[in-house]
The RNA shown here (c-di-GMP-I riboswitch aptamer) has 84 nucleotides and comes from an Elusimicrobiota bacterium. The source organism's lineage runs through Bacteria, Pseudomonadati and Elusimicrobiota. The model forms 95% of the base pairs in the Rfam consensus.

RNA sequence: AACCCGAAAGGGCAACUCCAGAGAAAUCUGGAUGAGUGCGCAAAACAAUGGGUCCCAAGAAAUUGGGAUAGCCAGGUUACCGAA
Repeated sequence: AACCCGAAAGGGCAACUCCAGAGAAAUCUGGAUGAGUGCGCAAAACAAUGGGUCCCAAGAAAUUGGGAUAGCCAGGUUACCGAA
C1' cells in the first nucleotide's frame, strides 16, 4: 500500500409518522425551527443488467408493453475511519 474483515471514535444514511408538493397508480421530492422519532444500514453511495415484488394498460388466458422499487436478491462501478 492492496485485499479480506468490522472493535472503538468521529462523521454519514434513514424504516416509520406528520406537513407541503408531483403522479392515474405503484411511487417520488422537499420540510419537521430550540435539529420529530430512530426500525435499521459499512455501502441503506451510484446505476434498472438479470431475477423478484408492486402499479397501469392490452388480452379469454398464457402473456405482452409501459412505469416503480438499488432499504428484495445476484452481478457491475466508486468510497470514509480503523484495532485485532